[in-house]
RNA sequence: GCCCGCUUAGUUAAAUGGUAUAACAGGUCAUUCGUAAUGAUUAGUUGGGGGUUCGAUUCCCUCAGCGGGCA
Numbered sequence: 001g002c003c004c005g006c007u008u009a010g011u012u013a014a015a016u017g018g019u020a021u022a023a024c025a026g027g028u029c030a031u032u033c034g035u036a037a038u039g040a041u042u043a044g045u046u047g048g049g050g051g052u053u054c055g056a057u058u059c060c061c062u063c064a065g066c067g068g069g070c071a
Stems, first nucleotide, its partner, number of pairs: 001070007010024004018054001026042005047063005
């Protein structure tokens, strides 16, 4: 320099055009003499920008970051 992949909650991962989910972690409550464990409940998320569409995590362009391949 060229090519390919990835970026979603605090963490690890789902969701291939139609209300963004789960587990763990966090908050609150219950249980206990107290703690842990357990149960109930609750808050929080699509890397930045632009485009297509009635509607975008999803499709397209660009930027950034990470990883891989070729030379």
Molecule: transfer RNA
Organism: Alphaproteobacteria bacterium